The prediction has a mean pLDDT of 87. A computed fold for an 87-nucleotide RNA from Neobacillus soli NBRC 102451, annotated as c-di-GMP-I-GGC riboswitch aptamer. The source organism's lineage runs through Bacteria, Bacillati, Bacilli, Bacillaceae and Neobacillus soli. It was read from a public genome assembly, where an Rfam model found it. The model forms 90% of the base pairs in the Rfam consensus.
């Protein structure tokens, strides 16, 4: 350095519930643990995914389609980093 123990010390917290913000995706706080060795950080210029208020277009006037400037880091990626058995 790669790597990742039934190691030690700690950390985070899915679903769901309650309250709040938002058009939504989603986020915040509390509870709660499915999991996680980066489940730390990065979303103005790596890919991918979600949403569509507004805008544009269409319309049978019910609505539909497209688009991120809105989101997701617990999808991949990039980057920094705790611990140290075996190999």
């Nucleotide at each position: 350095u790669c790597c990742g123990a039934u190691a030690a010390a700690g950390g985070c917290a899915a679903a769901c519930c309650u309250g709040g913000a938002g058009a939504a995706a989603u986020c915040c706080a509390g509870g709660g643990a499915c999991g996680c060795a980066a489940a730390g950080c990065u979303a103005u210029a790596g890919g991918g995914g979600c949403u569509a208020a507004a805008a544009u277009c269409a319309a049978u006037c019910a609505u539909g389609a497209u688009u991120a400037c809105g989101c997701c880091a617990g999808c991949c990626a990039g980057u920094u980093g705790c611990c140290g058995a075996a190999g």